[in-house]
RNA sequence: CCUUUAUCAAGAGUGGCGGAGGGAUAGGCCCUACGAUGCCCAGCAACCAGUAUGUUUUUAUACAUGGUGCUAAAUCCUACAGAUUUUUUAUCGGAUCUGACAGAUAAGGG
Numbered sequence: 001c002c003u004u005u006a007u008c009a010a011g012a013g014u015g016g017c018g019g020a021g022g023g024a025u026a027g028g029c030c031c032u033a034c035g036a037u038g039c040c041c042a043g044c045a046a047c048c049a050g051u052a053u054g055u056u057u058u059u060a061u062a063c064a065u066g067g068u069g070c071u072a073a074a075u076c077c078u079a080c081a082g083a084u085u086u087u088u089u090a091u092c093g094g095a096u097c098u099g100a101c102a103g104a105u106a107a108g109g110g
Base pairs, nucleotide, nucleotide: 001110002109003108004107005106006105007104008103013041015040016039017038021031022030023029025079026078027077028076042071043070044069047067048066049065050063051062052061053060054059075102080099081098082097083096084095085094086093
């Protein structure tokens, strides 16, 4: 880098350092000197491993020890297609829903 599977409306900081950008892309809309991104600490969660208990196996529950992850807003919203509805002579447009695409994270494969 490619690919498979699962999840993505829950949860988590009045902390320290530091000093200008950040929210993947585009558009929108936001966050930010009342201190962003980042680092440390702290915390959340329970994907993988581990441990304990039950179970013939499969597996279930618990813990939070190790590997990750996460700690503004639904993945912040939309992007492509379809359905319903609304406006209109009709198209365009608006609203709601569904499914894809893209993305993120974990575990496996190449």
This is a predicted structure of a 110-nucleotide RNA (SAM riboswitch aptamer (S box leader)) from Kurthia sibirica.
The organism belongs to Kurthia, within Bacteria.
The RNAcentral record of the sequence draws on Rfam.